[in-house]
Notes:
Model confidence (mean pLDDT): 82 of 100. The RNA shown here (transfer RNA) has 71 nucleotides and comes from Halobacteriales archaeon QS_1_68_20. Taxonomically the source falls in Halobacteriales (Archaea, Methanobacteriati, Methanobacteriota, Halobacteria). Its Rfam family is "tRNA".

RNA sequence: GGGGCCGUGGGGUAGUGGUAUCCUAUGCGCAUGGGGUGCGUAUGACCCGAGUUCGACUCUCGGCGGCCCCA
Repeated sequence: GGGGCCGUGGGGUAGUGGUAUCCUAUGCGCAUGGGGUGCGUAUGACCCGAGUUCGACUCUCGGCGGCCCCA
């Protein structure tokens, strides 16, 4: 320099254009004499901008960042 892929709670992850999912973590409660562990519950997220649309995490364009391949 050329091409491709990706960006979602603190971490990981799913998501046919219509309530943002699950695991983990953390707080609280319960069970256990306690630790560990289990159960219940709560907290917390769509990288930025523009466009299309009644409606965008999703589609289009641009930006930023990351990964991979070729040279």
The sequence was found in a public genome assembly.